[in-house]
RNA sequence: GCCCGAGUAGCUCAGAUGGUAGAGCAGCUGUUUCGUAAACAGCAGGUCAGCGGUUCAAUCCCGCUCUCGGGCU
Numbered sequence: 001g002c003c004c005g006a007g008u009a010g011c012u013c014a015g016a017u018g019g020u021a022g023a024g025c026a027g028c029u030g031u032u033u034c035g036u037a038a039a040c041a042g043c044a045g046g047u048c049a050g051c052g053g054u055u056c057a058a059u060c061c062c063g064c065u066c067u068c069g070g071g072c073u
Stems, first nucleotide, its partner, number of pairs: 001072007010025004019056001027043005049065005
């Protein structure tokens, strides 16, 4: 330098033909307990890596850039 994959909640990851973004764990509150843990119920947490384009509408499609991983030279 070229090619491929990944980037979504604190972490690990889903996400539909483009149509109001989810789960598990972690966190907080409550119930329970002498207390802790567990269990159960609930709550909060997101510029969907960045910029631009297409579209009535973009996490999703297109272009460029950045970061990480792999391959080729």